[in-house]
């Protein structure tokens, strides 16, 4: 420095569900708890899911559309940074 991740150690994280809290929400954080994780570290670039949605359009109404605004990094890819093993 560049591919790997079979076994294995030191540790790390922490789903779903509960409980405070924040937010119209999707979700956040914090404790609880472990379903899984080798980047479950970080970053909305691409693509996707979710959510709010106009004096906005369609529509007799039920409802559809939807600019924009936002969330998910534990949906997939891409950047980027790194711990152990072995090559």
């Nucleotide at each position: 420095u560049c591919g790997a991740g079979a076994a294995a150690a030191a540790g790390g994280c922490a789903a779903a569900g509960c409980c405070g809290u924040c937010g119209u929400a999707a979700g956040g954080c914090g404790g609880u708890g472990a379903c899984g994780c080798a980047a479950a570290g970080c970053c909305a670039c691409g693509g996707g899911g979710c959510c709010c949605g106009a004096u906005g359009c369609c529509g007799c109404a039920a409802g559809g559309c939807g600019a924009g605004g936002g969330u998910c990094a534990g949906c997939c890819g891409g950047g980027u940074u790194g711990c152990c093993u072995g090559g």